[in-house]
Order: sequence, then structure tokens, then C1' cells
RNA sequence: AGCCGAAGCUUGUACACCAAGCACGGGGGACCCAUUUACCGGGGUGAAGCCACUAUUCUUUGGCAGGGUGAUUGCCUCUUUGACCCUAAUCCGACAGCUAACCUCGCAGGCUAUGAAAAG
Repeated sequence: AGCCGAAGCUUGUACACCAAGCACGGGGGACCCAUUUACCGGGGUGAAGCCACUAUUCUUUGGCAGGGUGAUUGCCUCUUUGACCCUAAUCCGACAGCUAACCUCGCAGGCUAUGAAAAG
């Protein structure tokens, strides 16, 4: 300087811890609407699902679907094609559809020094 991600900023005090506020993000929660379920439990965050294949111990390969990145064409934004990469992990604890008012929580962590470029 930049990337994934909500995860940035300000103030208190110059900093750390901590706290508060703004911005951003998540959950719970009526009428109405929807659902007709129920131990093979169910549900949430997240792109991280489904179907085959392989393997013989948890891996392999493929398809569909989902997500991310640069840079061409002075600059900015969006979309498409293509290239490369990802498709994890974890939480609640018998329990939650949507949902106004209202209530409540998070504000981390990880990585790069490098590129694939074409069009609207």
C1' cells in the first nucleotide's frame, strides 16, 4: 500500500486496559400471511449446498449451484466472457417461519508484495 470479512471512526486520558457514541453487521420478537410438522430432532452465523465417483478410513475426481480477485478503454461505477482461487469452520441446546413496536448481541481473525486480459 492492498485483499477476504460487518469488523471502521470519534471521545473519555497521551497510551494500554476499559467504557460510551456514530457507522456497519447479526439474532429474538405481533396482527396479517405462511406452514401441517414432529427423535432419522430442530435451528443460527457464513459463499461454503446438492448429485454422482473414488477410496477403506475420511480421502479422490467430476457436474450443477454459490463466492472472491486483477485490469483493458484517461478516471469512476456496473455487467459479461475468460484466467486463477475458495466451497470451511463453528454456535444454540429441545427451542425460534415471516414479523411493526420493542429487546438483544458483534464490531474479530486471517493474508499479499504478486497478478490474464478481452468486451459492453

Predicted 3D model of a 120-nucleotide RNA (c-di-AMP riboswitch aptamer (ydaO/yuaA leader)) from Paenibacillus tuaregi.
Its mean pLDDT, the model's own confidence on a scale to 100, is 75.
The source organism's lineage runs through Bacteria, Bacillota, Bacilli, Paenibacillaceae and Paenibacillus.
RNAcentral holds the sequence, with entries from MGnify.